A computed fold for a 70-nucleotide RNA, annotated as transfer RNA. Model confidence (mean pLDDT): 81 of 100. RNAcentral holds the sequence, with entries from ENA. A source record names the gene tRNA-Thr.
């Protein structure tokens, strides 16, 4: 230098162009002598950045950044 893959919640990851989600974690309540476990409820995000296409973009296109592989 070229090519491929990836970047989404604190962590690990989903996500047919039409409401941004799950598990774990965190907070609160119940339960318990107390903790853990369990039950119920709650808070979460510039979807790596900037443009473009579209009525509508995490999703399609372009460029850039970072990580990893060849």
């Nucleotide at each position: 230098g070229c090519a491929a893959u990836g970047a989404u919640a604190g962590c690990u990851c989903a996500g047919c162009g039409c409401c941004a989600g799950a598990g774990c974690g965190c907070c609160g309540a119940c339960c318990u002598u107390g903790u853990a476990a369990g039950u119920c409820g709650g808070a979460u995000g510039u979807c790596g950045a900037a443009g473009g296409u579209u009525a509508a973009a995490c999703c399609c296109c372009u460029u850039c950044u970072c990580a990893c592989u060849g």